[in-house]
This record gives sequence, C1' cells and structure tokens, in this order.
RNA sequence: GGAGCGAUCCAGGUGGUCGCUGGCGCCGGGGCUCGCUCCGGCGCGGGAGGAAAGUCCGAGCUCCGCAGGGCAGGAUGCCAGCUAACGGCUGGUGGGGGCGACCCCGAGGAAAGUGCCACAGAGAGCAGACCGCCGCGCCGCCCGCCCUCGGGUGGGUCGCGCGGUAAGGGUGAAAGGGUGAGGUAAGAGCUCACCGGGUCGGCGGUAACGUCGGCCGCACGGCAAACCCCAUCCGGAGCAAGACCAAAUAGGGAAGCGUCGAGGGCGGCCCGCCCGAGCUUCCGGGUUGCGUCGCUCGAGGCCCGCGGCGACGCGGGUCCCAGAGGAAUGAUCACCACCCGCCGACGGUGACGGACGCGGGAACAGAACUCGGCUUACGGUUCCUCCGACC
Repeated sequence: GGAGCGAUCCAGGUGGUCGCUGGCGCCGGGGCUCGCUCCGGCGCGGGAGGAAAGUCCGAGCUCCGCAGGGCAGGAUGCCAGCUAACGGCUGGUGGGGGCGACCCCGAGGAAAGUGCCACAGAGAGCAGACCGCCGCGCCGCCCGCCCUCGGGUGGGUCGCGCGGUAAGGGUGAAAGGGUGAGGUAAGAGCUCACCGGGUCGGCGGUAACGUCGGCCGCACGGCAAACCCCAUCCGGAGCAAGACCAAAUAGGGAAGCGUCGAGGGCGGCCCGCCCGAGCUUCCGGGUUGCGUCGCUCGAGGCCCGCGGCGACGCGGGUCCCAGAGGAAUGAUCACCACCCGCCGACGGUGACGGACGCGGGAACAGAACUCGGCUUACGGUUCCUCCGACC
C1' cells in the first nucleotide's frame, strides 16, 4: 500500500444571538361558583437514536372470552444452558466453506403409510441387457488338413437366434456401496484386505456425540422447502386498548320470523351445556367535546465487587433522564477537536514520517403506551488476518 474478517467505541464540543416545546415559580390583565381557569410577559432547570425505522418474533399492560370433550389450524425442531418470554442469545456437537482472521447450516423421522423422481435413457425402485464381453446353435465367406472330388474336419470372420453377465461404455441430479487383488467362459461381496454402512459391547462426556474392539457381505437410492408421523408450545384483539367526566336521550311506524324454541353465550369448527322472549330488515328522528386519565420509576441507566468460559445472575452505591398529540427537540456566527486533499519547514543512512498554512467534508435518519430481540439503512476510530513492495 492492497484485499479481507469479526468485534469495540464515537455519532461532535464550548460560547454568543434569535426561536420551538412541555414542567415549576413570579408578575400584569379578563372570567366566575373565589381558588381555579384563559391570555400575555419574565426567570429557572429538562428536551431523540444506535438504529427512534421495518412492524418480523417475544412479553408487560388493557379489554373481551374461558364447565368439559373432540377435530382442525399455526409455530418451533442436534445437545446443554441463559431469560419474564422468545422463532432470541451463549457455549458445545456434527456437516460444509476459506491459506487465514473467521463464516454458514430449513441439522427430528425416508426399516408407519401414501405420493413424486421432469428431460435423456434399455432400465428411476422388490430395476434394467442399448452398445460391449462370454458360451452354444445356424447361414455365408476366407484359410489349413484329409479324401473315393461328392464332401468331411479344424480355425478365423460378417450376420442372425437362444442364453449368461451389472466388470466396462453410454443416459442422467441420482443406476441397488467404493478401491485393489483373487476368482471366472465372461462376470458378480462370489471370496479377501482397506474404506464406508449396520449392529452389539467397553471407555470418555450431563448430553448431542466421540473413540476402540467384536460380529454382519450390505439389508436401508433420493425428496419431508410433498402429504404425513413424532415431540414441545399456542384463546382473541390491541393505547384508535380501555376508564372517567360532560352533552343528548325516545322511542315511534311498517313487514317478516318466533314458546312446534327464534335469537344469544361459543371470537376457527363440532358435540354438548346454559340463558331464553324477543330477533331481523326498511322508513323517519335526537346527541356526539381543539375534555381528563391511561402516560412514563422501568424485566430502568451508570459505577464497583463477587460467581460463571459465556449468555447472564447476585449484592452494594448512585441518578431521575421527552411525554408533546398534526406533533417541539431548530437556525446562524466564532473558536476548538476529527477526517480527506495540496504544500512541504524539519527529522532520518534509508524506506519514510511530518510542523505551519490553504481548501474541502461530516453519513443514515426524527420518539408517539412501554420493554427484550431480530432484520434493514449508514459515516468514522482502534484492534485482527492474508498478500505485495521497500528499508
């Protein structure tokens, strides 16, 4: 200098001027039910984020529902732990990738069942002879030998038929273990060695699993991101939840259905249970606030100690840190700090470092009930890995 990899930290600071927002206090004016409220002004101390975002998971909180049973449905899926909980996190196991820092895994079951395996190919699942290889038979041709010149016999070869063969070729994502040797007419776990696989046992580990030994010629092709099976968990809706105050209240008419059970509870459906005299549709009417609470003290932040590899837990101390509701948290100036470029005093044997000065830059993005995660967007610092060049 280049390429890369995870993690850490920061997200400008100080001051002046002008504003915005809610809290507290004071002053002036108005209203009245006389201690509240409205308007204006002054002072004091607060006022976005690591993601406030996407709203993808999990909770708190709130309301509705909840006798019981069954069937659906959804999510998760190696092991152990953490946590209020999780589909999150931590540490491991197994598999895969990278020279490395390190990263990735939808990682239960295919010997419960069903289904699928396109195209190509002979054959795609209790498989399959297309080419090839081998054996036998037949026809033709060629060559050798015998002969009574008609044929006989042996070998080779083209072709055909029957059979053997899953070694080889070929097709395919995948062809019923792989490599080598023996064996055979040619072959084949047919036999043997090693590897793989299954199974039993020993040892290590909480476990996933690892390792060692014996036995079994090998049974069990792949797909569960196809249905499915197994295990675990799961009621619904969301702060426009919900509560209170204020305002206005009423009820009427018509049609249809209904104690021969309508309708409702039952917010996935069914059984079943309970309540039960009203229910549905249409017509024409009344009322509806710049209201209050929920609303920010919380699985809270920071520091220290202890336990744990770690996620995290326990104990002590300390702090109060937006709470607005069409929505504030801003603008500008100066100086400093940071980064980049130019210049290059000076230092050094050198590669190189680099003061002063000048110019430029500073990303993504804006709380809306609150937390824990995940994901996405994004500027920089430091540590780490590999490579190259130079001293």
Bacterial RNase P class A from a Myxococcota bacterium, 391 nucleotides, folded computationally. The gene name in the source record is rnpB. Of the family's consensus pairs, 94% are formed in the model. Model confidence (mean pLDDT): 76 of 100.